[in-house]
Molecule: TPP riboswitch aptamer (THI element)
Organism: Winogradskyella vidalii
This record gives sequence, structure tokens and C1' cells, in this order.
RNA sequence: CAGAAAUGCGUGGGGUGUUCUGAGCAAUCAGGACUGAGAUGAUACCCAUAGACCUGAUUUGGAUAAUGCCAACGUAGGGAUGCAGACAUAGGAUAAU
Repeated sequence: CAGAAAUGCGUGGGGUGUUCUGAGCAAUCAGGACUGAGAUGAUACCCAUAGACCUGAUUUGGAUAAUGCCAACGUAGGGAUGCAGACAUAGGAUAAU
């Protein structure tokens, strides 16, 4: 000169699909299977710019019993932060010894 990070607390943002069986006129409810951190037991889980997630998208390719399952698209367009930590430490420059 510049002013991190881990971590903690608070605040905020986000998603919840596919399928089978049973019940039901139906809406819907209950239980099981698949992927996942999470598929509504949630006071949970994930994420806060090194970005969850959304849009394009009723997209494209592959796989699957099926799916937003996997990949591409994608350096695309959007997308939520404050304090403590810290007069610290790390870091850079200059001067003196």
C1' cells in the first nucleotide's frame, strides 16, 4: 500500500420428478421401485457470484420399465449476503539496517 481465506452467527435464494401396486366415480390418498444432498416427517436438504436453481426446452444425442437418468446445448440469457473472524495472518511495493 492493499485488505484475503477457513470458520461461526444472522439473513436471503432454490427444487421436489418418473414409475408400479392398492383404495377411490373422480380429485386424491397410502405403500414400494429409480436417480439424487434433497423427490414435501421441511425446525430437513442444497446454494449465496469459484453461484444452488431457472429460462431456452414440448430442444438434440444416448440409455431406461419410465423420467428434467446421463451427456450436449454452456465461455448462452437470468439468478440470492451482511456481520464477526480482522488494528489479525497470508500477500505486494518502497526505504533503512